[in-house]
Molecule: transfer RNA
Organism: Bacteroidales bacterium
RNA sequence: UUCAACGUAGCUCAGUUGGUAGAGCGUUCGACUGUUAAUCGAGUGGACGUAGGUUCGAGUCCUACCGUUGGAGCCA
Numbered sequence: 001u002u003c004a005a006c007g008u009a010g011c012u013c014a015g016u017u018g019g020u021a022g023a024g025c026g027u028u029c030g031a032c033u034g035u036u037a038a039u040c041g042a043g044u045g046g047a048c049g050u051a052g053g054u055u056c057g058a059g060u061c062c063u064a065c066c067g068u069u070g071g072a073g074c075c076a
Base pairs, nucleotide, nucleotide: 001072002071003070004069005068006067007066010025011024012023013022019056026044027043028042029041030040031039049065050064051063052062053061
């Protein structure tokens, strides 16, 4: 330099023909227990990398850029 994949909640990840986002863990409060833990119940959470575009409507399509990982190449 170039090609590909990925970038969604604090972490790990879902999200099926575009129809306005979920799970587990975590965390907070409560119940239970002699206590902790475990278990159970109720909460808590996201400008979906950034900026544009298409569309009535975009996490999902298009463009540019940024970042991560991997492959190829160039210089030394």